[in-house]
Molecule: Lysine riboswitch aptamer
Organism: bovine gut metagenome
């Protein structure tokens, strides 16, 4: 240097079930009011509000189970492609958003707190700063201190 296997633990991702939230909201039905300019009245229809009776879903999340895993995965930038941004059709250009893939950068891991962003949200997610903890290696010590980063660490086999 190469190959294979493996460890970290409130570990990571996907899918399913279920529960709460969203929300007594949107929407539907009924009642009444009011408005819909250009004399006044009536009717119809529509918008808004209100009353009676019904009443969601998506997105985000907790828990449980199953599956795949240990750069697991997350995130930023760029590029390709697809879709959306509807309102006769076709073509081209440009901008914004979402998703897939690829390349490059950052993050060892979760937890708690501050701040910023997302979110209906006090949930939760992302970023950042701080804190203690934890695995690992190095150095110094002796059971503790300091420092590093997963391009790491451990084991086995193997090449020079």
């Nucleotide at each position: 240097g190469g190959a294979u296997a493996g460890a970290g633990g409130c570990g990571c991702g996907g899918c399913g079930c279920c529960c709460a939230u969203c929300a007594g909201u949107a929407c539907c039905c009924u009642u009444c009011g009011c408005c819909u300019g250009c004399a006044g009245g009536c009717a119809a229809a529509g918008a808004c509000g209100u009353c009676c009776g019904g009443g969601a879903a998506a997105g985000g999340g907790a828990g449980c189970g199953c599956c795949g895993c240990c750069g697991a995965a997350g995130u930023g930038a760029a590029a390709u492609c697809a879709c959306c941004g509807u309102u006769g059709c076709c073509u081209g250009g440009u901008c914004g958003g979402u998703g897939c893939u690829u390349u490059c950068g950052c993050u060892g891991g979760g937890c708690c707190g501050g701040c910023g962003g997302g979110g209906a949200a006090u949930a939760c997610c992302c970023g950042u700063c701080g804190g203690a903890c934890u695995g690992u290696c190095a150095c110094g010590a002796u059971u503790c201190g300091u420092g590093g980063a997963g391009c790491g660490c451990u084991a086995u086999c193997u090449g020079a």